This is a predicted structure of a 396-nucleotide RNA (Bacterial RNase P class A) from a Gemmatimonadota bacterium. The RNAcentral record of the sequence draws on ENA. Its mean pLDDT, the model's own confidence on a scale to 100, is 77. A source record names the gene rnpB. Rfam family: Bacterial RNase P class A. Rfam classes the family as a ribozyme. Rfam describes the family as follows. Ribonuclease P (RNase P) is a ubiquitous endoribonuclease, found in archaea, bacteria and eukarya as well as chloroplasts and mitochondria.
[in-house]
RNA sequence: CGGGCGCGGUGCGAUGGUCGCGGUGGCGGCAACGUCAUCGAGGAAAGUCCGAGCUCCAACGGGUAGACUGCCAGGUAACGCCUGGGCGCCGACAGGCGACGGACAGGGCCACAGAAAACAGACCGCCCGGACCGCAAGGGAAGGGCAAGGGUGAAAAGGUGGGGUAAGAGCCCACCGCGGCACUGGCAACAGUGACGGCACGGUAACCCCCAGUCGGAGCAAGGCCAAAUAGGCGGCGAGGUGUGACCCACACCGACAACCCCGGGCAAGCGCAAGCGAACCUGGGGAAGCCGCGGGUAGGCUGCUAGAGGUGGCUGGCGACAGCCAUCCCAGACAGAUGACCAUCCGUCCGUUUCGGCGGACGAACAGAACUCGGCUUAUGGCCGUGCCCCCUGG
Numbered sequence: 001c002g003g004g005c006g007c008g009g010u011g012c013g014a015u016g017g018u019c020g021c022g023g024u025g026g027c028g029g030c031a032a033c034g035u036c037a038u039c040g041a042g043g044a045a046a047g048u049c050c051g052a053g054c055u056c057c058a059a060c061g062g063g064u065a066g067a068c069u070g071c072c073a074g075g076u077a078a079c080g081c082c083u084g085g086g087c088g089c090c091g092a093c094a095g096g097c098g099a100c101g102g103a104c105a106g107g108g109c110c111a112c113a114g115a116a117a118a119c120a121g122a123c124c125g126c127c128c129g130g131a132c133c134g135c136a137a138g139g140g141a142a143g144g145g146c147a148a149g150g151g152u153g154a155a156a157a158g159g160u161g162g163g164g165u166a167a168g169a170g171c172c173c174a175c176c177g178c179g180g181c182a183c184u185g186g187c188a189a190c191a192g193u194g195a196c197g198g199c200a201c202g203g204u205a206a207c208c209c210c211c212a213g214u215c216g217g218a219g220c221a222a223g224g225c226c227a228a229a230u231a232g233g234c235g236g237c238g239a240g241g242u243g244u245g246a247c248c249c250a251c252a253c254c255g256a257c258a259a260c261c262c263c264g265g266g267c268a269a270g271c272g273c274a275a276g277c278g279a280a281c282c283u284g285g286g287g288a289a290g291c292c293g294c295g296g297g298u299a300g301g302c303u304g305c306u307a308g309a310g311g312u313g314g315c316u317g318g319c320g321a322c323a324g325c326c327a328u329c330c331c332a333g334a335c336a337g338a339u340g341a342c343c344a345u346c347c348g349u350c351c352g353u354u355u356c357g358g359c360g361g362a363c364g365a366a367c368a369g370a371a372c373u374c375g376g377c378u379u380a381u382g383g384c385c386g387u388g389c390c391c392c393c394u395g396g
């Protein structure tokens, strides 16, 4: 250098200026506002998937249902996250991936193909057999044995080799696998070794299920405080009115959506020879028609709100995740929601040109846009920088 596997950083230039927008502070102003200073997006601010803080509601205890998690140890406020380890699979390696408890508690399912898919089975085949055919060589039905070989399948009832047998078969033996036991190492998951057993136990739990563990609900539009106008609610006063009585007074009651007064409409008890009148009740309009206090809520305002499981640097402990100590910093808080644009100089990349000193031009990008706050995960992302490791791929 080539091919490949990891880890970390940056996330877009630097400085200055002008204008614009949001926050905060100072000064001026009654205020509107002006002016000065200062701060103003991300590594994911995203998805809202998990875990927390915070807030309100609920809450004796236990069980059930339901949901989630599921090798071991550690880290952490906590986690379904992270670190280290074990085991399995993939890769030649560096390395990558894994919902990784239980299949003798029980139930279900196993497509297609295939003879047979779970109390196994016999299509081809192998072997015994030998009716029968044939001069013979040989062929070969019935009946029986087998599961080695072939074939199907994701999976065929342990694998390889040997013995054995008519042919075969854990039928027997060795090794491997499997099972429980003992010992050794390890905190553990687990690994190694030994002797034993006997081949008895297919797969699927991301099907039900069993085992173990965890789980109350809602969310900053949570929640708290202040609080108009208008319309309701409650209480009081009382203009005014009604009734009764012993009537310029007293008592009782109603009381402003009213009482009370006036004018109509409907119904029709009743009165009347009739025309007609017409109580009560229902209903329309007009007149008459206040004040004080309390309380809930709405608009609006304030708060929650950004100093935090915080950032940076150093030291110490730890393989590491991480923890402790010290120093230092303050770093957006809007509420229709700000964070943009331009100029100058420098820097970087590319292009053109060159008398090789320069000169001119273009570009400085991808994904993306805070809204209570953290810890994670996942997803999106053009490039650039640093660093560790591997060598089947060709390695030179």
Base pairs, nucleotide, nucleotide: 001395002391003390004389005388006387007386008385009384010383013346014345015344016343017342018341019340021040022039023038024037025036026035027034028033042367046378047377049376050375051374052373053372054219055218056217057216066215067214068213069212070211071085072084073083074082075081086100087098088097089096090095101210102209106208107207108204109203110202123150124149125146126145127144128143132139133138158176159175160174161173162172163171177199178197179196181194182193183192184191185190223303224302225301226300233294234293235292236291237290240254241253242252243251244250245249260287261286262285263284264283265282266281270277271276310329311328312327313326314325315324316323317322347364348363349362350361351360352359353358